[in-house]
Context: one part of a larger RNA
Molecule: small-subunit ribosomal RNA, central domain
Organism: metagenome
RNA sequence: CUGGGCGUAAAGCGCGCGUAGGUGGAAGUUUAAGUUAGCUGUGAAAGCCCCGGGCUUAACCUGGGAAAGCCAGCUAAAACUGGACAUCUAGAGUACGGUAGAGGGAAGUGGAAUUUCCGGUGUAGCGGUGAAAUGCGUAGAUAUCGGAAGGAACACCAGUGGCGAAGGCGACUUCCUGGACCGAUACUGACACUGAGGCGCGAAAGCGUGGGUAGCAAACAGGAUUAGAUACCCUGGUAGUCCACGCCGUAAACGAUGAGAACUAGCUGUUGGGUAACAUAGUUACUUAGUGGCGCAGCUAACGCGUUAAGUUCUCCGCCUGGGGAGUACGGCCGCAAGGUUAAAACUC
Numbered sequence: 001c002u003g004g005g006c007g008u009a010a011a012g013c014g015c016g017c018g019u020a021g022g023u024g025g026a027a028g029u030u031u032a033a034g035u036u037a038g039c040u041g042u043g044a045a046a047g048c049c050c051c052g053g054g055c056u057u058a059a060c061c062u063g064g065g066a067a068a069g070c071c072a073g074c075u076a077a078a079a080c081u082g083g084a085c086a087u088c089u090a091g092a093g094u095a096c097g098g099u100a101g102a103g104g105g106a107a108g109u110g111g112a113a114u115u116u117c118c119g120g121u122g123u124a125g126c127g128g129u130g131a132a133a134u135g136c137g138u139a140g141a142u143a144u145c146g147g148a149a150g151g152a153a154c155a156c157c158a159g160u161g162g163c164g165a166a167g168g169c170g171a172c173u174u175c176c177u178g179g180a181c182c183g184a185u186a187c188u189g190a191c192a193c194u195g196a197g198g199c200g201c202g203a204a205a206g207c208g209u210g211g212g213u214a215g216c217a218a219a220c221a222g223g224a225u226u227a228g229a230u231a232c233c234c235u236g237g238u239a240g241u242c243c244a245c246g247c248c249g250u251a252a253a254c255g256a257u258g259a260g261a262a263c264u265a266g267c268u269g270u271u272g273g274g275u276a277a278c279a280u281a282g283u284u285a286c287u288u289a290g291u292g293g294c295g296c297a298g299c300u301a302a303c304g305c306g307u308u309a310a311g312u313u314c315u316c317c318g319c320c321u322g323g324g325g326a327g328u329a330c331g332g333c334c335g336c337a338a339g340g341u342u343a344a345a346a347c348u349c
Stems, first nucleotide, its partner, number of pairs: 004320003007303002012317001014201004021194003025088002028085004033081002035077007049065006091191001092188004096183004103177007110154001115149007125136002162169002206247006215241002220236004258316006266294013298305002322349003331342004
């Protein structure tokens, strides 16, 4: 090097775009780099192998032969891979007509609820718990009615429903904007797949500057509980949660399952399209793109997976190699910091 693997045993980068590279559809002409065949040269000696010879034999020594791969040159072949040329339409894309959607960004608007404030009614409690207490209340609380302010989140609809590459996205209206699916034709003509580096996006928490702060609530304070209680329970409560801009770059970032393509029984639910029939206001059948449940073959250590594969294959990338030490130290890079990323060894079992 080859050989084994990556759902749960170690192992799929959180996700995308894409550079180099790797790989790549159909038929044709040509070339001859790879490939194949032949010839020539080279392939030191010794050694190995074969046939002999010499020491009494062997080891050992010695003569001859054979041999192998690589390499170079020449000649030939043209199936396959590559190159060149011209062509095609099944991959990919564009145009056209429709459809669904919490896809993204911005602006505006709405109602319910909590809280606070103002006013009315009203009086002694309220609140809280396992039980209490701290707390609030005769300076009039809780309750109830009317009004105002402000912030945050959008009940029902709601659905293993939808959209998005992932993170994620849920009131309504308008504007801007990305993608997907379906249908039938026309066009381009392999324009494709993957993707080391690179670039971008990336929950929550956290950080910087400025704003905002209703509710909730790390820290903190008090009350309980307890042997203690730096907790669980209660009363408060600040960062934070919210907005703008800029960082951070991590998660059980999970389907613990990389991306793309082809092939391989079915049954059933559901979402978005299309076609046809019955005949309607829908039902059935077919088809297509999703999303669920079961299940044959097959796979699997088992669990389970099973056309949304963990089956059968191909291409490309990432990753794994006993446990601890350790995702740590050191160094590099990044960051305001917190820290992130890359990533050992001694030692030990």